Context: one part of a larger RNA
RNA sequence: UGAGGUACCUGACGUGAACGAACGUAUAGUACGAGAGGAACUACGUUUGGUCGCCACUGGUGUAUCGGUUGUCCGGAAGGGCAGAUGCCGAGUAGCCACGCGACACGGGGUAAGAGCUGAACGCAUCUAAGCUCGAAACCCACAUGGAAAAGAGGUACCACAGAGGUCACUCGUAGAAGACGAGUUCGAUAGACUCGGGGUGUACGCACCGAGGCAACGAGGUGUUAAGCCCACGAGCACUAACAGACCGAGCCACAUUCAUUGG
Numbered sequence: 001u002g003a004g005g006u007a008c009c010u011g012a013c014g015u016g017a018a019c020g021a022a023c024g025u026a027u028a029g030u031a032c033g034a035g036a037g038g039a040a041c042u043a044c045g046u047u048u049g050g051u052c053g054c055c056a057c058u059g060g061u062g063u064a065u066c067g068g069u070u071g072u073c074c075g076g077a078a079g080g081g082c083a084g085a086u087g088c089c090g091a092g093u094a095g096c097c098a099c100g101c102g103a104c105a106c107g108g109g110g111u112a113a114g115a116g117c118u119g120a121a122c123g124c125a126u127c128u129a130a131g132c133u134c135g136a137a138a139c140c141c142a143c144a145u146g147g148a149a150a151a152g153a154g155g156u157a158c159c160a161c162a163g164a165g166g167u168c169a170c171u172c173g174u175a176g177a178a179g180a181c182g183a184g185u186u187c188g189a190u191a192g193a194c195u196c197g198g199g200g201u202g203u204a205c206g207c208a209c210c211g212a213g214g215c216a217a218c219g220a221g222g223u224g225u226u227a228a229g230c231c232c233a234c235g236a237g238c239a240c241u242a243a244c245a246g247a248c249c250g251a252g253c254c255a256c257a258u259u260c261a262u263u264g265g
Stems, first nucleotide, its partner, number of pairs: 004159006013146004019049008032037001050104005058098004065091005070083005107141003114134004165249004169185005190242003194237004198232004206225005213218001256264001258261001
């Protein structure tokens, strides 16, 4: 700034390399050249290095989750504990990531070396002395981004002492080390629960039948019930639960003058 506030701007001044390189096709077997050979301007398409972003696909992780399995312990079974700070193994959503995906023009201006025009000094000549035209991946714009603390401290609209607005509190996450930032607080979908959708695993317990064997009891396992059971960090719906109850700050103060004011400096 800045003695009220909210929202949106302006853009002084900054930052960036946000771009660099190569190849292919056409030009063209053309220009050129006796031939042998053999371009370019320009347009288009790729690749690669770099920068920024993203997660639909592919893939990694995924100590959420699901399943298998060994030893041991509890247990009749079911279901579990431990074996690493997952016992080991097979999968794996979200998130995060790269090995995956996308973007990173054109153009304008003033110039450098240089190329010139006109043109004297010096009746010629001369790009230079006056003047003028061109000319680089460099410079300034353009492009991306920060930026009213830019002290010349900006602007616009609206609200407001009949209280604008803000903070605490509470539910949270497009945010996050703490602050901060953002979404909400019943006039409500902010989080949870529930239902559905979408996903992961791979067919639960129990029961029925089969089952090598066994006098029998029993019996690993298989089939059916069963695309089962279990689980979800995702989405939608839905006020069932919790956002309650509230509290605070807030536009000021002091001094001077005389015209003593709803004033002025």
A computed fold for a 265-nucleotide part of an RNA from uncultured Halorubrum sp., annotated as large-subunit ribosomal RNA, domain VI. NCBI's taxonomy places the organism under Archaea, Methanobacteriati, Halobacteria, Haloferacaceae, Halorubrum. Its Rfam family is "Archaeal large subunit ribosomal RNA". It was read from a public genome assembly. Model confidence (mean pLDDT): 83 of 100.